[in-house]
Context: one part of a larger RNA
RNA sequence: CGCUCGUGAAGGAACUCGGCAAUUUAGCCCCGUAACUUCGGGAGAAGGGGCGCCCCCGCGAGGGGGCCGCAGUGAAAGGGAUCUGGCGACUGUUUAUCAAAAACACAGGACUCUGCGAACUCGCAAGAGGAUGUAUAGAGUCUGACGCCUGCCCGGUGCUGGUAGGUUAAGGAAGAGGGUUAGCCGCAAGGUGAAGCCAGCAACCGAAGCCCCAGUAAACGGCGGCCGUAACUAUGACGGUCCUAAGGUAGCGAAGUUCCUUGUCGGGUAAGUUCCGACCUGCAUGAAUGGCGUAACGACCGGAUCACUGUCUCCACGAGCGACUCGGUGAAACUGUAGUUGUUGUGAAGAUGCAACAUACCCGCGAUUAGACGGAAAGACCCCGUGAACCUUUACUGCAGCUUAGUAUUGGGUUUAGGCCCGGCAUGCGUAGCGUAGGUGGGAGGUUAUGAAGCAGGCGUCCAGGCGCUUGUGGAGCCGACCAAUGAAACACCACCCUUGCCGUGCUUGAAUUCUAACCCCGACCCGUGAAUCCGGGCGGCGGACAGUGCUAAGUGGGCAGUUUGACUGGGGCGGUCUCCUCCCAAAGAGUAACGGAGGAGCCCCAAGGUACCCUCAGCCCGGUCGGCAAUCGGGCAUCGAGCGCAAUGGUAGAAGGGUGCUUGACUGCAAGACGCAUACGUCGAGCAGGUGCGAAAGCAGGGCAUAGUGAUCCGGCGGUGCUGGAUGGAAAGGCCGUCGCUCAACAGAUAAAAGGUACUCCGGGGAUAACAGGCUUAUCUCCUCUGAGCGUCCAUAGCGGCGAGGAGGUUUGGCACCUCGAUGUCGGCUCAUCGCAUCCUGGGGGUGGAGAAGCUCCCAAGGGUUUGGCUGUUCGCCAAUGAAAGCGGUACGUGAGCUGGGUUCAGACCGUCGUGAGACAGGUCGGUCCCUAUCUGUCGUGGGCGUAGGAAUCUUGAGCAGUUUUCUCCCUAGUACGAGAGGAUUGGGAGGGACGCACCUCUGGUGUCCCUGUUGUCGUGCCAACGGCAUGGCAGGGUAGCCACGUGCGGUCAGGAUAAACGCUGAAAGCAUCUAAGCGUGAAACCUUCUGCAAGACGAGGAUUCCAGUCGCAAGACACAGGCCCCUGGAAGACUACCAGGUUGAUAGGAUGGGCGUGCAAGGCGGGCAACCGCUUCAGCUUACCAUUACUAAUGGCCUAUCG
Repeated sequence: CGCUCGUGAAGGAACUCGGCAAUUUAGCCCCGUAACUUCGGGAGAAGGGGCGCCCCCGCGAGGGGGCCGCAGUGAAAGGGAUCUGGCGACUGUUUAUCAAAAACACAGGACUCUGCGAACUCGCAAGAGGAUGUAUAGAGUCUGACGCCUGCCCGGUGCUGGUAGGUUAAGGAAGAGGGUUAGCCGCAAGGUGAAGCCAGCAACCGAAGCCCCAGUAAACGGCGGCCGUAACUAUGACGGUCCUAAGGUAGCGAAGUUCCUUGUCGGGUAAGUUCCGACCUGCAUGAAUGGCGUAACGACCGGAUCACUGUCUCCACGAGCGACUCGGUGAAACUGUAGUUGUUGUGAAGAUGCAACAUACCCGCGAUUAGACGGAAAGACCCCGUGAACCUUUACUGCAGCUUAGUAUUGGGUUUAGGCCCGGCAUGCGUAGCGUAGGUGGGAGGUUAUGAAGCAGGCGUCCAGGCGCUUGUGGAGCCGACCAAUGAAACACCACCCUUGCCGUGCUUGAAUUCUAACCCCGACCCGUGAAUCCGGGCGGCGGACAGUGCUAAGUGGGCAGUUUGACUGGGGCGGUCUCCUCCCAAAGAGUAACGGAGGAGCCCCAAGGUACCCUCAGCCCGGUCGGCAAUCGGGCAUCGAGCGCAAUGGUAGAAGGGUGCUUGACUGCAAGACGCAUACGUCGAGCAGGUGCGAAAGCAGGGCAUAGUGAUCCGGCGGUGCUGGAUGGAAAGGCCGUCGCUCAACAGAUAAAAGGUACUCCGGGGAUAACAGGCUUAUCUCCUCUGAGCGUCCAUAGCGGCGAGGAGGUUUGGCACCUCGAUGUCGGCUCAUCGCAUCCUGGGGGUGGAGAAGCUCCCAAGGGUUUGGCUGUUCGCCAAUGAAAGCGGUACGUGAGCUGGGUUCAGACCGUCGUGAGACAGGUCGGUCCCUAUCUGUCGUGGGCGUAGGAAUCUUGAGCAGUUUUCUCCCUAGUACGAGAGGAUUGGGAGGGACGCACCUCUGGUGUCCCUGUUGUCGUGCCAACGGCAUGGCAGGGUAGCCACGUGCGGUCAGGAUAAACGCUGAAAGCAUCUAAGCGUGAAACCUUCUGCAAGACGAGGAUUCCAGUCGCAAGACACAGGCCCCUGGAAGACUACCAGGUUGAUAGGAUGGGCGUGCAAGGCGGGCAACCGCUUCAGCUUACCAUUACUAAUGGCCUAUCG
């Protein structure tokens, strides 16, 4: 010193994040018990009283009487209580091993699905669960007892329903085209080309889905803005306007939700960032993601009170076990080597190791942790990796599953619909025109008693005018060629067709319905079979070509899987940027960076190209109708300031600018040679060939005054091309030439095709890169100085000081990214400090707009001091109360191998907000593992060795170091100076305090583990009696010594020296003046002394006094001395060691004797009483550490030690 315990004066939560911890309470009986309430509860509410022993009475409960103690549940065991909020109804459950909760569950509520081979789940399937259940059942989701309630929105998403239309797969399929070529044509080249075969295209038929139309919110979800307005003001019942799917109703509200915020008011407190009640300005409440209440309940989370206490003021003592010493046994992490100091500097920026200076004899032991950027764990934060893993989704791409269609398993009939072929019948209206003229051809007749025209009725069609058919009547005609009009001439008649429609046969496609035999299912029946809820068969029944299943196809599909989700970046993210052109930066060749400073491009033009010829601008002055500063016109000046499609630069008038004519060189095939340049690629280019335009010609022309106007490769399209043509011939396909398709804009372009979360995280790396701290810097910050516009009645400077200027410091916020990411623990508190001074108090002074007193301001000064509480995690701050004052900073925002762990910053959970979601939030809220035995340095103690030139003992000096250093009040001077008064000193003297320090134990108080006493339960000594053990010393009442504080005593003083600011004397430089230059003074808690402690390892090792300095031996050496040690008895000394007292010539310890202190009247005996018990003997008995006396016991015995220069 720690752990576990015991006790504690006075106070009583002042402690602290928080009464954490520890007390208190406690059993049984009786009395008594509030609000509220779901009437059960709350309730053991709260708060009181009793409790032992003996005798008598009573069956007992109990009653009466008596006795003792501080205390009778006498020990042990054994609720502290109350008030008020939040959340959750409750009992339960949970992160085994940091979270027990407000989270989960829960009865109850609601929605959705499910009709039984149920839905749903598991499984490839068989099969199983659901359930041997059947909608009062089962499954899923949300909510979460109970009470009162649960508003509006269906636009989005989801789900459910609908199906006319649109879109849509496999499959089916008319048809057209292509390849090939028997044939045909052709002298040839070649052309054409049936069937078949081949490979593609494809009208049309083809479901769900999607689009579409509805419904649905206890489905996912959502639930506005602006302006004005009332007779004070304020507010706004009211009005206007915009938007929406609809604009938040009831309730609640600074909330577990409120940023601003410690909102405001009220309550509680001396004081209240918490708490309670209100208000409503709800950043960002709100109704089963439930809203608001609520009795009871809670190891939940706030606030308050009572009781109680060592939590604290403020610690003290005691016990046991460690620590320490001895004996035994005997690890570990860690360790580059170590002969391992301090300060100031330096330095990869914080040094035991470098520099300088200082300090330091050698070596332990016990302690303590400030450092060794201590140990432990290749940092979990941060960044990076074309790392990983999980999770999410309207990321990408797939897969299971599901839905739908086709087809197979798969058969018969009937009805019906579509398509096609054939047959039949009908059908056809622009205008003009007698009129409802389908086309072409033939054609001069056709038709009619086998009943014409007309009339009446019916059917079909319809352009409403007719057309066709038919029945009846009727009883003899009717129509046509020519004529007019028309592109076309007659339904006079015939033939072949077209459009549209109808009927029939056939084929085909679909739909509906029916049948039974596939297939599925059922049976309580029969058989194999002696057992069988199995299997198979039979019989019977339901369903039935559906279902189921296989394959194919479309849809759906985070259920599952694989992946992607850029870089630059003064960390990362957010923002910005990413290619090209121009200028500056760029340092007179080129080139040259930055998240440096400025702008542009992602085109355009058939003229804005080519050529030949011609012309000259902007601006200004003068003149001139409307006409002005500026329009068009004339004259002049004008070298370039204009223009040149577009940014800038360069260029340009001898044009590249402006015009006119003719035109297409905005050509084809090339290309010597150069420039830029890593590659890729970009740029310039005379000249040659062909053909062309302009020009008389020379010539010029392969786009544009130049520099931007862009995209590699792959893949694919189009045009051209005898280059290839997989036995041959073709073809297909490819190549080559030309050309087209990329905001591949992250622009040298990862893929045709890609977003997010991780606090559940992981791995590899980085101090190449952030957060802490240090460093550098000092914009910001703090402080100072200068100047003096002004304020101050007057007056810049008593006190202030605009606009400006210069510094210091290195406490703020930053910048930089230099050590540290194979770890430098981060806020605040506690503890312990230490330094600076820009001084809060105290001390000394100057000025004052200082009368005094009190102030203001400045100078000197760092010796000492600098409070306790309420709130909050707070630092800070506000508040209360003191006080002389309640200083500001540094020290890794001092201090976690010292403590704490409230905050922040892992995993759980809630709210608000954001997000579709996973999740996220310098937003809030409840909860949540703090390891280390000390090697070195440092520090505090304490020893051993050696040295200190002989060996010793005792007493000292003091170089040096450390400590101390304080302040207030009152009284007198004196109610004096001063002042009108009120008030009220300097100075000097005295007294008493606070805090702090040292020492002590007489007093007071505490402890005192057995000193005394009382007493409970139980066991033992055979029993009674008397004692003893155990129960925290069992508990309780006291208490000696010692150790202590709450107790007592003492301390700071005084004084001297030298100074600071300041005030002076004398006094020049500078005939004056001047405190200064020479000289001399005064002057402060600071400095040096004084006072206290340590101190000669002060290696400079000091001084004084005293003791021993001899014998033997040639010598080496031996013996002995002064003295000391071992050893022993001990100690208010002590970890050990040391120190001190003693060791028989002795009181050192024990014992004994006496006394003291303490306790409180022993045992035994006698007496009294029925007994408990009482009285006397008896202020008795007992008594640790205290004070004396006394050798009874123990202090036996042994060893070391001197002559050098």

This is a predicted structure of a 1205-nucleotide part of an RNA (large-subunit ribosomal RNA, half B) from a Betaproteobacteria bacterium.
Its Rfam family is "Bacterial large subunit ribosomal RNA".
RNAcentral holds the full RNA, with entries from ENA.
Its mean pLDDT, the model's own confidence on a scale to 100, is 86.